Predicted 3D model of a 1511-nucleotide RNA (small-subunit ribosomal RNA) from an uncultured bacterium. The RNAcentral record of the sequence draws on Greengenes.
RNA sequence: AGAGUUUGAUCCUGGCUCAGAUUGAACGCUGGCGGCAUGCCUAACACAUGCAAGUCGAACGGCAGCACGGGUAAGUUUACUUACUGGGUGGCGAGUGGCGGACGGGUGAGUAACGCGUAGGAAUAUGCCCUGAAGAGUGGGAUAGCCUGGGGAAACUCAGGGUAAUACCGCAUAUAAUCUAAGGAUGAAAAGCUGGGGACCUUAUGGCCUGGCGCUUUAGGAGUAGCCUGCGUCUGAUUAGCUAGUUGGUGUGGUAAAGGCGCACCAAGGCGACGAUCGGUAGCUGGUCUGAGAGGAUGGACAGCCACACUGGGACUGAGACACGGCCCAGACUCCUACGGGAGGCAGCAGUGGGGGAUAUUGGACAAUGGGGGCAACCCUGAUCCAGCGAUGCCGCGUGUAUGAAGAAGGCCUGCGGGUUGUAAAGCACUUUCAGUGGGGAGGAGGGUAAGCGAGUUAAAAGCUAGAUUUACUGGACGUUACCCACAGAAGAAGCACCGGCAAACUCCGUGCCAGCAGCCGCGGUAAUACGGAGGGUGCGAGCGUUAAUCGGAAUUACUGGGCGUAAAGGGUGCGUAGGCGGUUUAAUAAGUUAUAUGUGAAAUACUUGGGCUUAACCUAGGUGCUGCAUGUAAUACUGUUAGGCUAGAGUAUGGUAGAGGGUAGUGGAAUUUCCGGUGUAGCGGUGAAAUGCGUAGAGAUCGGGAGGAACACUGGUGGCGAAGGCGGCUACCUGGACCAAUACUGACGCUGAGGCACGAAAGCGUGGGGAGCAAACAGGAUUAGAUACCCUGGUAGUCCAUGCUGUAAACGAUGUCAACUAGCUGUUUGUGUCAUUGAUGGCAUGAGUAGCGCAGCAAACGCGAUAAGUUGACCGCCUGGGGAGUACGGUCGCAAGAUUAAAACUCAAAGGAAUUGACGGGGGCCCGCACAAGCGGUGGAGCAUGUGGUUUAAUUCGAUGCAACGCGAAGAACCUUACCUACCCUUGACAUAAUAGAGGAGCUAGUAGAGAUACUGGUGUGCCGAAAGGAGCUUUAUUACAGGUGCUGCAUGGCUGUCGUCAGCUCGUGUCGUGAGAUGUUGGGUUAAGUCCCGUAACGAGCGCAACCCUUGUUUCUAGUUGCCAGCGAGUAAAGUUGGGGACUCUAGAGAGACUGCCGGUGACAAACCGGAGGAAGGCGGGGACGACGUCAAGUCAUCAUGGCCCUUACGGGUAGGGCUACACACGUGCUACAAUGGUUGAUACAGAGGGAAGCGAAGGGGUGACCUGGAGCGAAUCUUAUAAAGUCAAUCUUAGUCCGGAUUGAAGUCUGCAACUCGACUUCAUGAAGUUGGAAUCGCUAGUAAUCGCGAAUCAGCAUGUCGCGGUGAAUACGUUCCCGGGCCUUGUACACACCGCCCGUCACACCAUGGGAGUGGGUUGCACCAGAAGUAGAUAGUUUAACCGCAAGGGGGACGUUUACCACGGUGUGAUUCAUGACUGGGGUGAAGUCGUAACAAGGUAACCGUA
Repeated sequence: AGAGUUUGAUCCUGGCUCAGAUUGAACGCUGGCGGCAUGCCUAACACAUGCAAGUCGAACGGCAGCACGGGUAAGUUUACUUACUGGGUGGCGAGUGGCGGACGGGUGAGUAACGCGUAGGAAUAUGCCCUGAAGAGUGGGAUAGCCUGGGGAAACUCAGGGUAAUACCGCAUAUAAUCUAAGGAUGAAAAGCUGGGGACCUUAUGGCCUGGCGCUUUAGGAGUAGCCUGCGUCUGAUUAGCUAGUUGGUGUGGUAAAGGCGCACCAAGGCGACGAUCGGUAGCUGGUCUGAGAGGAUGGACAGCCACACUGGGACUGAGACACGGCCCAGACUCCUACGGGAGGCAGCAGUGGGGGAUAUUGGACAAUGGGGGCAACCCUGAUCCAGCGAUGCCGCGUGUAUGAAGAAGGCCUGCGGGUUGUAAAGCACUUUCAGUGGGGAGGAGGGUAAGCGAGUUAAAAGCUAGAUUUACUGGACGUUACCCACAGAAGAAGCACCGGCAAACUCCGUGCCAGCAGCCGCGGUAAUACGGAGGGUGCGAGCGUUAAUCGGAAUUACUGGGCGUAAAGGGUGCGUAGGCGGUUUAAUAAGUUAUAUGUGAAAUACUUGGGCUUAACCUAGGUGCUGCAUGUAAUACUGUUAGGCUAGAGUAUGGUAGAGGGUAGUGGAAUUUCCGGUGUAGCGGUGAAAUGCGUAGAGAUCGGGAGGAACACUGGUGGCGAAGGCGGCUACCUGGACCAAUACUGACGCUGAGGCACGAAAGCGUGGGGAGCAAACAGGAUUAGAUACCCUGGUAGUCCAUGCUGUAAACGAUGUCAACUAGCUGUUUGUGUCAUUGAUGGCAUGAGUAGCGCAGCAAACGCGAUAAGUUGACCGCCUGGGGAGUACGGUCGCAAGAUUAAAACUCAAAGGAAUUGACGGGGGCCCGCACAAGCGGUGGAGCAUGUGGUUUAAUUCGAUGCAACGCGAAGAACCUUACCUACCCUUGACAUAAUAGAGGAGCUAGUAGAGAUACUGGUGUGCCGAAAGGAGCUUUAUUACAGGUGCUGCAUGGCUGUCGUCAGCUCGUGUCGUGAGAUGUUGGGUUAAGUCCCGUAACGAGCGCAACCCUUGUUUCUAGUUGCCAGCGAGUAAAGUUGGGGACUCUAGAGAGACUGCCGGUGACAAACCGGAGGAAGGCGGGGACGACGUCAAGUCAUCAUGGCCCUUACGGGUAGGGCUACACACGUGCUACAAUGGUUGAUACAGAGGGAAGCGAAGGGGUGACCUGGAGCGAAUCUUAUAAAGUCAAUCUUAGUCCGGAUUGAAGUCUGCAACUCGACUUCAUGAAGUUGGAAUCGCUAGUAAUCGCGAAUCAGCAUGUCGCGGUGAAUACGUUCCCGGGCCUUGUACACACCGCCCGUCACACCAUGGGAGUGGGUUGCACCAGAAGUAGAUAGUUUAACCGCAAGGGGGACGUUUACCACGGUGUGAUUCAUGACUGGGGUGAAGUCGUAACAAGGUAACCGUA
C1' cells in the first nucleotide's frame, strides 16, 4: 500500500467481498512446563448451608459458664476428694451505656438528568483528627439486667418488686447566639475512668498532687458532605407546540443552607425550529480497541462519581442514612405453625437450581496492606493476601544437538530411465534446559512484649511519653516457595489449518450437476490442482482453525476529504421572512482572533529515560504528554460592534427605442359544417383492398343567400417578448418589464433565501353558458389464429367562454440564483455614437439579446467552451448499490381523482453511464453472383430403378440428417464381403512378441462321423550346419506375460473432408491518435473479376490471400519418323500404305515462338483505367483444370487409418452353417423410360474421341430367331482386339389412336457367370400389354461449343449399372436491366443483442415457498386525564385517657405519652383516551423458484417511433 467481482473487450460510476488489528469470548481438533493477568456479557431469576461487623470490664450493675486461689463443713492415707460459701482475682454469657454497623464489598435495574465531565460560585454542616481559648460546680428521679407471678406452640410479651452508670433531668456559671434605647437584658453546657505518689487529712476506699484517656463550650484548620451556575453529553419531526406552583414578586413557614422547597396574596408570565414537549435506547468518566490522522466503536478488569439493595411507600436514630447483612406499612413469593399467629430477603464470599453458545473452590490465613473497637495487649475483618480450577489472553522455555548416501526399506508419482519423502530415519558421537528423584535454601518482618539507656513532664530517682540502641522472647497463610546443587536417561513432551484466483503452497485415485464445497468470483454433468482420500507442499505452532463482534481498508456520509448535463442527485417558476454572506474610508472598542503568564486538567493508562524479577510479559521511579477549561496581561492586521464620511454595487429622475409581454372591449376575411333556394343525375365516400355510411324521398358536384362556433394561411425567421408555464388576424383603452444616451440625485439602501406567499401546460372536477370542426368512451365495418388495437364510417364527454378547485409533466438546456475573471472568428435581432456616400447604404466603435465554430482549461467519455460543464466567491435545494417503492402506515391538503411528506421486512451481486469491436435490422447508400429478369430444358403427376424416413422383424448391422444427409461411406450385399440374427463349437486363442517345460523334422495324404467348424483312425516322410559336445530355424502340447474387440466417447484427439467461397478478403511491424478497449494503415475520389491499379491521405512498409508461375486446349516453327502418315516416283490388287521407298502433309511428342492494353483514336484528372479500331490463330483473365487466405459451424468421420481414457477377457474375442442387410399400409429425395409424327418401326448408308486387355481382350470361320455356343488367328498392344458408334443421311410405312405410342407386370422356354442364382443375379426368345395423352401448389439446372440431345468407354467386378467417372458427335435461345426474391462484399446508422435476432425480453394466469400491508376483532405492556380509596409515617388540631424528674404547701400548672381527627400519600379500584407489541377467518400487492399456460408490449423505423403527465 491494495486486490477480486458488472463487459466480447474498455474507461467510469457504484455496491458486494477479501487481506490487517482487536476481544471478559464461544465451538471443533489437539495439548509439555512456567510467569503475569483474567473468568455469569444471559434471568436486577429464585435461593439450601456456612461465613462476610463488631468491639470496649480502663463507662455500669453484676457473675450464667471457665480458671485460680481463700473460707466453712464432711469424708479419708501426710495430702486429696466432695459439698457449701464469698465477685476476692484472671476474665466474662446476657443486659445498661459508648463508638462503629452511612466505611469496606456487590450490581448497573432505573436515570437523557446539574446524573456525569470540565470550569467556576456562595447561602452551609461537619463525629473521630490537628491547633488555640475557657471550663468540668451542685443536685435529682428513674430503668434494664435480676427476682416473683401470668399469657403464648413459637416469636415474644404483660404485671409487680428492688438496682447502677461516662444512661436521663434540674440549677449555677457563659465566650457563642438573640434582642437592644449600645448602658444592658435574655441565655442552651459538662462525666467521669485509670496509672503513680512525697508531705498533710482519712471511714483506709480515698481526699489531695500528678500523668494519661475521656467530657462541655467556643475559635480556626484539614479532610468530607450538601447546594447553585456556564459549557459539553445518543436517536426519532411519520413527536410542533408544552406549561397553573406553571414564570416572577411580596410576605410567611421550612431546611445545616440559597430557592415555589411549601403556603397566602398579587402580576401573567416561562420554554420552543439554535428542536421545547413526547417516544425509543442508555449508568457517566479517566480510559480501551482501531485509525497516518481527523474520526469511528466501546465503557468488562483497575480508578473517580452516581444510582440501587425482593417490589413500592415512609420515617426514626445519628456528625453523617431516608440505611445491602436496621425499623414500620403495603404487595408478590418462600418457609414454620398447636391455624390463633409468626419468620425471611446472596446485585457480600463460596455454593445450588434455572436461563444460556458460555464463565471457577461450599479452600487457607489475618503473616503483609488497610479498616472498626480498645490506653493497650488483643479481638473482628470472604476488604485483602494467598492457594485451587479453565491454553481465556499476553510473555518466556522445551519437545534435542552434531555427524550420517547403501541416497536403505516402506509410501507416493512416473515418460519405467527414474524422481520424491530425504540427512529425514537407522547407525555412530554428544548434551541434559524443562518435567522426575534426593538434598540445601533466601526475601516478603517493618514490628510487639519484657528488662536496661537516655530526654521531657512532674514536688518526684514513681508513672507516662518522643527517641536511640543493647539483650531476651515472640510472629509466614502462601510453602515440599523462588533459587542453588547432585543423580539417571534422548529419555516423558506436536499439532492445526490450508494448497483454483484473491493468497504462500500440486500431483494421483475415487465420485460423475450425485455426494458435496463455497468469504467473493465460482467448482462438480467420466480425464475435478476447487468435492472425498492419499502422497507431497505452504503457513502458524502449544496451539491452530471456525463463528460472533468492533474499527480499518471505505475518499462508501467526504471537517481533514465526494458529488448533482447523460451514471443516484438542481426544487416547475418567482417574490420574500428568519438565517447566512456582504463595496470603500477614518476613528473608537477589544467580542471573535493572536501571544504570554497563572490555576486546573486525580492516580493508573500512553510515550520516553532509568531500575527490579536469568529474559520477556509484568512491576517500579523520574520526565513528557493529556491537543481542554477558567482567569489575568498585552497586541489590533482581519471579522464583529459603535460613530462619521465616500460613490465604483443598488436605486431614483429626464429623453428615446423594439417587442405574438399581460388584461378588457370591439371588429375582419378565408375555410369547415349546417339550413334555404336554383342547376343537375347516379353515384358519392373510403381503403393496401374493401365494407359499414350517404344517395332516385335527388346525394356528391356547382351557383346564390342565411346561421353558428372555433382557429387566425402567407409574412414567419436556430426572429421577438415573458420569471417559468407560455404568447401569433386587426383596432382602441388600461398595464408590467427590458434596453440605450446624457447628466443630476440618494448613499450600501445589496446577494441568497429554510418555513411562507403567489403563479403554474395538458388532462381532470364543481356551477352556469356554448358547441362548427376534432374527438377518449361507445357502436358498426374491416384486418387477424384471435384483434376489446393499428385502418375506415359514425359518435358522447371534452376541447371554447365565465367562475371556483386541482398543482402535476421528458414542467428539459434533463445544466439553481447572484457576482468577478479568462484567446478569437462568423451570423442574426435591437439601440447609440462617429466617418464616408447623390442615395439605397457601407465602414468603424460601443451596449443589450440570440445562434454557429473554436484556443486554453475542464470532463469517464460524449462533449462544454465569455449564454461554461473553465478559474473563483456567496447562499439555497438535492444524492449515497439495484429491486421492494415514490409503495405501505401515519400526518397535511383536496369535492373527488389524487397530491405531498415518506419507511421497513425480504431479495440480488450486480443495476448503471459513455465509448469500442462485431453481429443483427420488416434502417440507408454503393456493388457483385444463373440471385432475379429474359430464355431453353426439367423435377413435382405415371411406371420402374435407387437412397432415406417410418413400420415390421430373431436380425432387417453401423454411420451420414437444412443449404453442406437421402444413385451418400458402398468403384458394384446370392456364399464371401458382414460388422447383424439363430444354432453349434474354441479359450494363450484366427494374428504378434517373449519366457519356461515337454514332444516332434517340416510337410504331403487317405478314410469315417457331422450342416460345417471339428473330432477320431490311418499311410508316407526323419531335413540343415557341425569341431560330433551341440547350434539355428520350423511345427505342436501345457503354462505365463499377453493377444483380440467394426465395443463407448468425433463433446478428449491426430489426420482427412465438407461449407461459407475462388467470396476478396484476413493480418502484422514501426509510427501516429486515443486514459483505454481500439483506431489509423484497410477510409475517401476513380477503376477492376479482384484490398486490381492510380490519385489523395499520419501514415510508411510488409505478410497470407487475388493475379502470375503448373497442366490441358486453340496458331505456328524446329527436331525426330514406328506400330502412325502417303504428296511425288516405282511395284501390285476386285479393293485396300499391301509393298519398294519418302518426311512434304496429317499425326505422334519433345523443345521453342506467340498476347503485353504493345500500337492508333477517343473519354478520364496530365493517372489508373475504360470504349472503339488495326494487325493477329487467338484481345483485353483467349477457353478449361489443378490450386481454397484468417477463420466459422464443439460441422462429418474412433466403422479407412492412428490414438488418450473407459469397458469386455471360457467373451462385447475367435470359428462354422443357415438366415438377414433385398421385408412393405405409407412418406420424401435422386434418377431412368415415357406419354409420341422434330416421332415409332423396317431397310440401306456415313463420320468420332478417349480408354481397356494375359486366370485377359478375343478376330476370321461355323451353329443358334436370340442371349450365346464353337473356334482359336493375332496381341502385354499408335501393329492385334474390344469395336457395328448413335443421333445423322437416304428410302418405305404408321396418320393422332391409349395407337405399329409406352413398356410395367405376368406366364412359358432358355443363355451365361459361379461350389451354389429358392429367399436374392444379369441377359435372351415367345406371349401378356398396366399406368401414362406433358403433370396443382411449389421448385431445379444452364450465358457457348454452354443448355438440350446422341451414342462410346472405363473403374469396381466371377456375374450384376437407369448410378459414378470420362469421351467425343449434333448443337441452340436469351440477358432490357438491377425495382423485387436469395446469397455475398464495402461504407454508414440504430441497438436494451455478444450462446450475437433461432438474440433479448414484458405482463396476466396456474403451482410452491418467504417476508409484509389491510382486517370483524382478541390478548398483553407502557402511559395521560377524571374520580373513588387511603396502610405505615410525618406535620397540624384536639383535653377522651394518662404521666417519675421542673414549678407549686396543696389544688394544680408546664411539658410529654396514648387515643381521636385533618392534610399529604404508596398499593388498589372505576371510567375514558393515547401509544406499542403479539395474534386473527379472510384479503391486497411484493419477492423468489428447473424446462408450465396465453399472447408478443419494449430493444432495429421492433414491424402503429418511443417516452412523460392526466382521464